[in-house]
This is a predicted structure of a 1378-nucleotide RNA (small-subunit ribosomal RNA) from an uncultured bacterium. Its Rfam family is "Bacterial small subunit ribosomal RNA". RNAcentral holds the sequence, with entries from ENA and SILVA. The prediction has a mean pLDDT of 84.
RNA sequence: UGCCUUAGAGUUGACCUGGCUCAGGACGAACGCUGGCGGCGCGCUUACACAUGCAAGUCGAGCGAGAACCAGUCCUUCGGGACUGGGGACAGCGGCGAACGGGUGAGUAACACGUGGGUAAUCUGCCCUCGGCACUGGGAUAGCCCGGGGAAACCCGGAUUAAUACCGGAUAGCCUUUCGAGCCUUCGGGCCCGUCAGAAAAGGUGGCUUCGGCUUCCGGCUGAGGAUGAGCCCGCGGCGGAUUAGCUUGUUGGUGGGGUAAUGGCCUACCAAGGCGACGAUCCGUAGCUGGUCUGAGAGGACGAUCAGCCACACUGGGACUGAGACACGGCCCAGACUCCUACGGGAGGCAGCAGUGGGGAAUCUUGCGCAAUGGGCGAAAGCCUGACGCAGCGACGCCGCGUGCGGGAAGAAGGCCUUCGGGUUGUAAACCGCUUUCAGGAGGGACGAAGCCACUCGGGUUAAUAGCCCAGAGGGUGACGGUACCUCCAGAAGAAGCCCCGGCUAACUACGUGCCAGCAGCCGCGGUAAUACGUAGGGGGCAAGCGUUGUCCGGAUUUAUUGGGCGUAAAGAGCGUGUGGGCGGCCAGGUAGGUCGGUUGUGAAAACUCGAGGCUCAACCUCGAGAUGUCGACCGAAACCAUCUGGCUAGAGUCCGGAAGAGGAGAAUGGAAUUCCCGGUGUAGCGGUGAAAUGCGCAGAUAUCGGGAAGAACACCCGUGGCGAAGGCGGUUCUCUGGGACGGUACUGACGCUGAGACGCGAAAGCGUGGGGAGCGAACAGGAUUAGAUACCCUGGUAGUCCACGCCGUAAACGAUGGGAACUAGGUGUGGGCGGUGUCGACUCCGUCCGUGCCGAAGCUAACGCAUUAAGUUCCCCGCCUGGGGAGUACGGCCGCAAGGCUAAAACUCAAAGGGAUUGACGGGGGCCCGCACAAGCGGUGGAGCAUGUGGUUUAAUUCGAAGCAACGCGAAGAACCUUACCUGGGUUUGAAUGUCGUCUGUAAGCCUCAGAGAUGAGGCCCCCUCUUCGGAGGCAGACGGCGAGGUGCUGCAUGGCUGUCGUCAGCUCGUGUCGUGAGAUGUUGGGUUAAGUCCCGCAACGAGCGCAACCCUUGUCCAUAGUUACUAACGGGUAGUGCCGAGAACUCUAUGGAGACUGCCGGUGAUAAACCGGAGGAAGGUGGGGAUGACGUCAAGUCCUCAUGGCCUUUAUGUCCAGGGCUACACACGUGCUACAAUGGACGGUACAAAGAGUUGCAAAACCGCAAGGUGGAGCUAAUCUCAAAAAGCCGUUCUCAGUUCGGAUUGUUCUCUGCAACUCGAGAGCAUGAAGCUGGAAUCGCUAGUAAUCGCGGAUCAGCACGCCGCGGUGAUAC
Repeated sequence: UGCCUUAGAGUUGACCUGGCUCAGGACGAACGCUGGCGGCGCGCUUACACAUGCAAGUCGAGCGAGAACCAGUCCUUCGGGACUGGGGACAGCGGCGAACGGGUGAGUAACACGUGGGUAAUCUGCCCUCGGCACUGGGAUAGCCCGGGGAAACCCGGAUUAAUACCGGAUAGCCUUUCGAGCCUUCGGGCCCGUCAGAAAAGGUGGCUUCGGCUUCCGGCUGAGGAUGAGCCCGCGGCGGAUUAGCUUGUUGGUGGGGUAAUGGCCUACCAAGGCGACGAUCCGUAGCUGGUCUGAGAGGACGAUCAGCCACACUGGGACUGAGACACGGCCCAGACUCCUACGGGAGGCAGCAGUGGGGAAUCUUGCGCAAUGGGCGAAAGCCUGACGCAGCGACGCCGCGUGCGGGAAGAAGGCCUUCGGGUUGUAAACCGCUUUCAGGAGGGACGAAGCCACUCGGGUUAAUAGCCCAGAGGGUGACGGUACCUCCAGAAGAAGCCCCGGCUAACUACGUGCCAGCAGCCGCGGUAAUACGUAGGGGGCAAGCGUUGUCCGGAUUUAUUGGGCGUAAAGAGCGUGUGGGCGGCCAGGUAGGUCGGUUGUGAAAACUCGAGGCUCAACCUCGAGAUGUCGACCGAAACCAUCUGGCUAGAGUCCGGAAGAGGAGAAUGGAAUUCCCGGUGUAGCGGUGAAAUGCGCAGAUAUCGGGAAGAACACCCGUGGCGAAGGCGGUUCUCUGGGACGGUACUGACGCUGAGACGCGAAAGCGUGGGGAGCGAACAGGAUUAGAUACCCUGGUAGUCCACGCCGUAAACGAUGGGAACUAGGUGUGGGCGGUGUCGACUCCGUCCGUGCCGAAGCUAACGCAUUAAGUUCCCCGCCUGGGGAGUACGGCCGCAAGGCUAAAACUCAAAGGGAUUGACGGGGGCCCGCACAAGCGGUGGAGCAUGUGGUUUAAUUCGAAGCAACGCGAAGAACCUUACCUGGGUUUGAAUGUCGUCUGUAAGCCUCAGAGAUGAGGCCCCCUCUUCGGAGGCAGACGGCGAGGUGCUGCAUGGCUGUCGUCAGCUCGUGUCGUGAGAUGUUGGGUUAAGUCCCGCAACGAGCGCAACCCUUGUCCAUAGUUACUAACGGGUAGUGCCGAGAACUCUAUGGAGACUGCCGGUGAUAAACCGGAGGAAGGUGGGGAUGACGUCAAGUCCUCAUGGCCUUUAUGUCCAGGGCUACACACGUGCUACAAUGGACGGUACAAAGAGUUGCAAAACCGCAAGGUGGAGCUAAUCUCAAAAAGCCGUUCUCAGUUCGGAUUGUUCUCUGCAACUCGAGAGCAUGAAGCUGGAAUCGCUAGUAAUCGCGGAUCAGCACGCCGCGGUGAUAC
């Protein structure tokens, strides 16, 4: 300078801790679906068993013999035979090779591997360099032949023969060995001199030859050196388990001997008693090691296929032989298992070589071609051999590359899917037009790889040579792959796309089907009738000849944390101390150079990796160059730090001296109070105990009280977040012994320190053993209570135990849930101990300092809570401990214990959490404050009776449906005889009872009449269109038929809108900005007061605001003004039997408009001087005057699809629609809500008074008359302050009844009527007469109500033809309680 470089998400409501899961990459993979081509790679898991073929031979130029065949000669019985020459098979002797190459990973935790060294402790065939030598003899043997044995494998005997086979002798520079001397040395040995003993193939081939020999090349022997390969030794490095802690007798060492190429207990004899181990021996389990591969930011983690290095193994175990090399994959011997042959006597075999077979398994290939290349063995060479290797085949197993077309093309075709029915989408996609032809197919051409070698030919060089050798000479020959790569041409878009996914994570959405089923799922989780999560389809997303799934590894996971975590409460500080090993350690100076740092150098194989180039058209792949790679070795250097050695220092640590403090420990002694017991006195009926009781004690004298005595245990007050101790723990007083700490002094030592694995000691209570002791208390136990039960809580007793001595146990919420030590980092305020100063006569006070012990707080830390100089802050050192919850502190094993039990300490299986702290709600037989007819205090009811009405249940053809605690049940329903009506039975009808639109036809239809019918309906008759017109027709109206489509009180109120109930007319519910908090959230809204009220005031990190509260609205209560008709009538006038009846009036009442009035405004008190409260004045009304309307955010998936609206589903000659009749009115029962009563505060009869609010023309209806009455006749008046309903009733005044099932009560029933209505049978209301039931105040339980209220009395209205004890209103009388 350049390059490279760390990502998260889902899942406990938020935060944190913590686990689980996912997204990435990889694979010798397998499975599912699918599949065009090519290149390069790769391809058994059972070291299970193997048929068959092949995988190691070669050399005739080491040797003898020599078949078939060919030629010649001779013989012949014509079959043939013998000999010579050529030829050379098979076999043999001999040499080299076979120890390489190839396979596999069983064993092995080891010097096996890696890395770096050593070998002065060694060997090394073939190869290279240099030196010397190769003389002279000998005897065998295989083969062949003959004979024999055996089934075979094979073996035995005899005869004969060769060698580069074997053996002897000579020579010996050099080598080895014995002995002796010298030099050097790392003391192990090396070098050198002399001396004793020890080896060879005179071979093969070619040429020349005077046949004696010479010579070429290849061989041979010996020695030295090199190269290569190998052996042995050592340092360091790399698995798990301590629930394996001790192991070892050739073990450790020495001496002598043996053995080896060589060191060594490698082996042996003797001697000694050692050696290894917490830095993990031994044992157990697992495993070939490495270069590397995968992953990762890296550090690491996991793995060790292919390729390469090393090791080990070759059916299993053992052994040696040969050899340079083996204890030998395709050699030998022995044993074993297995397989095969057998004549049963015996034999043979070893695919973890290449193919291949069986078996196993989820799963892994051809019994291919070739030695053309590369490499190897032999050979002088040609050459032969080579399942090494080069190629081909099979397999999408992996990586890489290519293709399945390209351009144009909107009527945005058809079809599909969706739809809000308009359309959207598939989609330029297709069709259609134009173009191209890679790959596959057909045809033709056609390689590189061959360099070398050549018993072939020619040329040149070397040489005595024509032999042999050499050439950077020529020609010719030699290719498995393969007619392959590659090139050219031909034809035609032609032959070539799938797989997974679409709820979130995570990219991509709809429809239908299904209905907690079928199914999905990596985690969270989907599915119970509207599923983007199941299945299918359309569409979309991703990857692509592949795509998914499963498995495994790394990552994410800082979730084992060296980089890089933690332990107060989440998992985690040992109960405490003493101390061994170990780890860490003050100041100054000097030396050394082990660590450390710098430089140089060696090595770190190749391949792989990174970078730069190059070759296959690219890439994968291959080639070349460079880089990178170790806690490694050697040499040189530096000296700060660590280490080590030496010398010194005093600040750490310790010793000494002094006066004080203390429940520190152990032992002994002693004291008083209390309890209990015993004795005696007094004394009498209870005591005791509890929520209340009982058991218990007591007249045999208790309890109470007095005196005396005994015994045991514990020490009131002082006593204090006071003291001491390491912790456990320690409390009357005295004595003895004894440990520790603080302070002051500064004399001494001179780093002597800190921590502390193991180890050792101490260690509350309970418990155990032995022996004492035993007052009180008191597990167990007994009894009494309580209770549904009460093996408890309460009570009465009471044994172990509690106490002492000695010995065990070894655990606790042994807690500050906080290990020890050191240093640093604001303060304030208590308290215990020591010292100093100021000050004083002294005490006290005040100031300072050291140590201990508390509280509050800054910075900082923490998930928060909180901690904060006594840290949980900032750092260092050492130890202990943690790694999701459950299983489990459990099982097994070991150690300890008398036992109880303790210490150490898992796994299977299971879950998607468990957990911490904080937050918001909810809940509590938690607390505080407050409110409400919530309780209490009262009044009146319900629950009992009869009836009415609603509901449940039952019944039924149907008894339509809904409502269900409060908040369903006189509710929807403000009114079911038909209708209503939705239900049942029966009879009809099918574009329908209504609307719109289109097409065709008709001129009807409607209306009126007749008939059939239960009716709906049907049949018939009468009647029979309008406007314009160019006379063709057009338009309107109505009907019929047909099509779009109607209809549904069918389902889903858990798909919805709207409306409503409820908490609750309770005072609450929120927001903006700000502030605080990581966050959820908090604050505001909490607090002190006050209010009916989050009403108001004050305070306050809040300031404001909104929806609620209140007020504004209506009504009622007082007054005023205005207006006076239908209301009113005081004064004036008139009139009547009488009446505001009339004139009139505008005063009053009243009506209906507008105002006034009430605001804590005034006074006093209380209160913070506030808000407000209490009292008072005035006032019609006083503290929101009374009442109403008004219902915040929300809760109850509350109610309603049957008011209405509406998504989806279902139905369409019916679940629609029309009609008649029935039902909703049933009735053994049960419940809710009411009415009427049970009577004398009453009933009956007679007389008599006073309202308000309403309604009325399809209506209210007066007077008058009739009827006992309901009612009838009648019709004035009234669209209403005018007329009518309309009589108000309780009340008041009289009379009567006299306590009874009655002159109470009126049910029920009989009968006669009235009214409404088409119609009162099922099934209306009313009247008269008669009948006269239950019921004498209501069990448990339960409801309403605080003032014009409860109670009681009547009146009106809606609905409605008729039907009210219900509902909604109105007024009259009018309390008790507080």